[in-house]
Molecule: c-di-GMP-I-GGC riboswitch aptamer
Organism: Gemmatimonadota bacterium
RNA sequence: UGCGACAAAGGCAAACCCGGCGAAAGCCGGGGACGCAAAGCUACGAGGCUACCGUCCGCGCCCCUCAGCGCGGGCCACGCCAGUCGAGCCGCCGAAC
Numbered sequence: 001u002g003c004g005a006c007a008a009a010g011g012c013a014a015a016c017c018c019g020g021c022g023a024a025a026g027c028c029g030g031g032g033a034c035g036c037a038a039a040g041c042u043a044c045g046a047g048g049c050u051a052c053c054g055u056c057c058g059c060g061c062c063c064c065u066c067a068g069c070g071c072g073g074g075c076c077a078c079g080c081c082a083g084u085c086g087a088g089c090c091g092c093c094g095a096a097c
Stems, first nucleotide, its partner, number of pairs: 002097001003094002011036002016031006034083001040089003044086003047081003054075008
């Protein structure tokens, strides 16, 4: 240095529940442990999730058109995921090999 033990000392915490934030995805705090040797950090690449806003389509309302408003749908990241993979940065311990 690779590597990673039925080791030691510690660490993190999925689902779910409660409270808060957010349009949502999701995040934060408390409880809780499925798991994790980087489940520490960074959205850089791939991927996934969401769609307030924007845009397009359909329908409705307004006498009609335009515009506007409402409902439904498509697209869209600059939002989110580091516990999807890769990459970068940092790091505890030391049996065997």